[in-house]
Notes: A computed fold for a 348-nucleotide part of an RNA from an uncultured prokaryote, annotated as small-subunit ribosomal RNA, central domain. The coordinates come from a structure-prediction model, not an experiment, and the mean pLDDT is 90. It matches the Rfam family "Bacterial small subunit ribosomal RNA".
Context: one part of a larger RNA
Order: sequence, then structure tokens, then C1' cells
RNA sequence: CUGGGCGUAAAGCGCGCGUAGGCGGGUUGUUAAGUCGGGGGUGAAAUCCCGGGGCUCAACCCCGGAACUGCCCUCGAUACUGGCAGUCUAGAGAUCGAGAGAGGUGAGUGGAAUUCCGAGUGUAGAGGUGAAAUUCGUAGAUAUUCGGAGGAACACCAGUGGCGAAGGCGGCUCACUGGCUCGAUACUGACGCUGAGGUGCGAAAGUGUGGGGAGCAAACAGGAUUAGAUACCCUGGUAGUCCACACCGUAAACGAUGAAUGCCAGUCGUCGGGUAGCAUGCUGCUCGGUGACACACCUAACGGAUUAAGCAUUCCGCCUGGGGAGUACGGCCGCAAGGUUAAAACUC
Repeated sequence: CUGGGCGUAAAGCGCGCGUAGGCGGGUUGUUAAGUCGGGGGUGAAAUCCCGGGGCUCAACCCCGGAACUGCCCUCGAUACUGGCAGUCUAGAGAUCGAGAGAGGUGAGUGGAAUUCCGAGUGUAGAGGUGAAAUUCGUAGAUAUUCGGAGGAACACCAGUGGCGAAGGCGGCUCACUGGCUCGAUACUGACGCUGAGGUGCGAAAGUGUGGGGAGCAAACAGGAUUAGAUACCCUGGUAGUCCACACCGUAAACGAUGAAUGCCAGUCGUCGGGUAGCAUGCUGCUCGGUGACACACCUAACGGAUUAAGCAUUCCGCCUGGGGAGUACGGCCGCAAGGUUAAAACUC
């Protein structure tokens, strides 16, 4: 390479948008590039293969045949693919009317709680633990009441509930704004799918500058525990956590399951619409999500099973024994931390 694979054995890029490319609905005509058939030319010799022959055999050599799977020219065929020209509406989009939602950004605002400050009451302890101690407290702590300050997070509602491409999103209000679903349609007419490069988004931690700092808390200090204890437990506590702007670009970024389309038994929940019937809160039908169980089928098994890991098609990404190693070197990116691309020797 061919092949076989990618939920858990190696293997789905963290997720979008999208360039090139690849692939692409029904129907009519045309063309004849791909495709198929006939004929012709060429495809040197040697070699390979087959049948003979010659050296005592063989290697080797000689003769004949086949083959050289290819290329070119020409005459035809037209189902399929492609090109061109029409046409259609089932894909896709569009218009109108409804609907649900922690989707995003900005601004404002509310209550509970922790901490701190001031004041009142009040007195000897409080705190903490397995037990203690460090710690706080007669300069009045803890407890309790009132007032104030400030920061961060939003109890209940809350739900295998909702929304978002993913990361993720949860007090309340307003403004701006993205997507989705349902119903109707007399519009466009394949406008589609995927997507190498590219580009954007991307938890936490971390970085830069300037703010902020209540609680929590790496580092650090002390007290315990212990043989030791650079830990687990306790008392403190700085970065950080928060905000603005700019970087970083990684995660068990997980459904460890790429995207799209079609097809293939059901049953029971739940969320958002539509619709019919009446008995007015139920039943039936239907579209879109989200779950549980389960048949066919699949799977090494576990399990999956209309939200597939089933049956198929298209496109992309990735894997090819363990270690060395996601490392070295080089390139690119970054302020740095580092990221990304990515070997070999050697070894089992």
C1' cells in the first nucleotide's frame, strides 16, 4: 500500500463558519468526455510464461508460440456518470401568524447569609478536635439587639426540566440581540451535504496593565498526629477567586460515540406546539425535543437498539505492538508558563 478498524482493546479534531475539492433530487431533449463493442497501428530485442531442442544433467544456450494487462487512430452503441439546454417540487430556502426557553451582551435593582466597624445589654470564657494545642478574650471576647460599610454568590421554585454548535447558562427588571419549534402558504426552483488548508469561539488554572478584595484559599507560618509527617486534622494566611481590557488555547473539552440523509416492531414517562371528540379534563391523532424499558438486528462481551453501536450512501478526521514519547531536534505560535506539528537510536 491493499485490507481491517475507531463507545470500553490503538483510533472521532473541544466546537462552529467556510475556501478548494469530493459527493449530490424528479423529468425531457441533445452531446458522446467517462463507459461498452468492432477494425487498424504501435507496444524493438533480450527477460517472464508455455511447447520443443542442444551441451552426460543442471545452470546456460537455441527454435517456435503466447504475452507485453499500455498508448494512438477510426467506425459504432447511449443504459448509467459527466457537459449543454429546458422543465418540475418531495431536498433547501422564503413569506405570514403564533409559541416556549438559566441562549448572548449591557445597564439597573432585591433579600438572606458571612466578615468588618460603631453603639447597647452582659460576664468569663469562646473557638476548635478523635483528644488537644496554636488562636481570640477582663484593654470586655463568645452570645444577643440596633445602626452602618463592603464584596461575592443567588436558598426555596428545581425536575434523567429548559436553552445553546461546543465551552457553558439559574434572584428580579429593562434595553439591544442570535437561534429554535408549531400552524398556514397561491413564492424561489436543487439554490444541497461534507469540508483539506483557513478563520472564529473555546471551562478551570495561568500571564500583562489598572481596579476591587467579604468569604474561600495554592504558597507560607504556627499547633497537633507520627518512628518521621515537607501530608491528611486545627488556627492563621498571600497570590488567586471578582471587574475592565488584552493574552493563553488546553481538560476524563465525555455520550470516552464526527457531520448529513433515507429506511427498519413496540410500550411507558416528560417538555414545547397543533388538531379532533365530548363527559371540560380526559381520550385519540400529529410535529419537534428529552428519558426509561424492550423486539428484529448488531456486539468479543459489557451492552446498543427510530436520540443505534441496526441496514445503507456521501464527505471529513484518526489508528496500525509495549516502552523510549506526545519526548528530542527543527518549524510555527506565545510576554512567559508553555502550546502545536512530531521522530530516531536503543529495548522487550